[in-house]
Context: one part of a larger RNA
Molecule: small-subunit ribosomal RNA, central domain
Organism: uncultured prokaryote
């Protein structure tokens, strides 16, 4: 490299968009680039293989054959693939009429809560624990009533419910804006799939600047447990969390299952639209369980890990190692491409 492979065994990139490339529906011609099929030329001798021959045999020599799978040319053929040219509508795209949706971004409101301030009321203890202590309290705490101020997060509803490519959305309300799904006309006429390179997106956590801080809390401090306790438990507590902006690029970024078409028994829940309004049908989603089929077993099973087809990504024996050197990004923390030696 061929092959075999990628839910758990090594292996799907974190997702999209989209460059070039690759692969592409249905009809009819043209033409003949791959393609097939004859003919010429050439494919150097030696060798290798096949048959005869000569050294006494065999290595060794010689003769003819054959082969040389290729290449040019040149005659045809048109079934596929391309290239041109007409056409079509089933793919894909618009349009028109609806629906649901925590999908997005901004302003802006709202209740409960914990926390703090101030007032009143009240009086010894309130906190925590498996028990304690450390902590707060006679300068009046805890509880309780009222006012108040501040920030972060929305109980219930709430559901293998719904939206989104993935990340991830969940009070209301207002604006602004992406997709998606039914039903039905009507237009374009393969506009279409994938996608190396690139481009955006990407949870938490970290890091710059500036704000901001109730609550919980990495570090840190005591207190306790322990033999010891640099932990689990308690009391405090700082970055952080939270907005604005820019950075970072990673997660068991999981369905450990790449995208897109078709294609193959059934059986029940649910979500959205339809048709007919009772039952039921369709289409699109999310779910259970199951046939055939797959699977090393688990276990997948119309949402396939079944049968096929496209195109990208990765795998290649453990451990050195997702290391070390270089390169590229990055303020940095670091990411990203990626080895050998040696060892089993």
């Nucleotide at each position: 490299c061929u092959g075999g492979g990628c839910g758990u065994a090594a292996a799907g990139c974190g997702a999209g968009c989209g460059u070039a490339g690759g692969c592409g529906g249905u009809u009819a011609g043209u033409a003949a680039a791959g393609u097939u099929g004859g003919a010429u030329g050439u494919g150097a001798a030696a060798g290798c293989c096949c048959g005869g021959g000569g050294c006494u045999c065999a290595a060794c020599c010689u003769c003819g054959g054959a082969a040389c799978u290729g290449c040019a040319u040149u005659c045809a053929a048109a079934a596929c693939u391309c290239a041109c040219u007409a056409a079509c509508u089933a793919g894909a795209a618009u349009u028109c009429g609806g629906u649901a949706g925590a999908g997005g971004a901004u302003a802006g409101u709202g209740g409960a809560a914990u926390u703090c301030c101030u007032a009143g009321u009240g009086u010894a203890g309130a906190g925590g624990u498996g028990a304690a202590a450390u902590u707060c309290g006679u300068a009046g705490a805890u509880a309780u009533u009222a006012g108040g101020a501040g920030g972060a997060a929305c109980a219930c509803c709430a559901g293998u419910g719904g939206c989104g490519a993935a990340g991830g959305c969940g009070a209301c309300u207002a604006u602004c804006u992406g997709g998606a799904c039914c039903a039905g006309u009507a237009u374009u006429g393969a506009c279409g799939c994938u996608a190396a390179g690139g481009c955006u997106c990407g949870a938490a956590a970290g890091c710059g600047u500036g704000g901001g801080g109730a609550g919980c809390a990495a570090a840190c401090a005591g207190g306790a447990u322990u033999a010891g306790a640099u932990a689990c438990c308690c009391u405090g507590g700082u970055a952080g969390u939270c907005c604005a902006c820019g950075c970072c690029g990673u997660a068991a970024a999981c369905g450990a299952u790449g995208u897109g078409u078709g294609c193959u028994a059934a059986u029940u829940g649910u979500c959205g639209c339809u048709g007919a309004c009772c039952c039921c049908u369709g289409c699109g989603g999310u779910g259970u369980c199951g046939c055939a089929g797959c699977u090393a077993a688990c276990g997948c099973a119309u949402u396939a890990a079944g049968c096929a087809c496209u195109c990208c990504g990765c795998c290649u024996g453990g451990g050195g190692a997702g290391u070390a050197c270089g390169g590229u990004c990055g303020c940095a923390a670091g990411a990203u491409u990626a080895a050998a030696a040696c060892u089993c």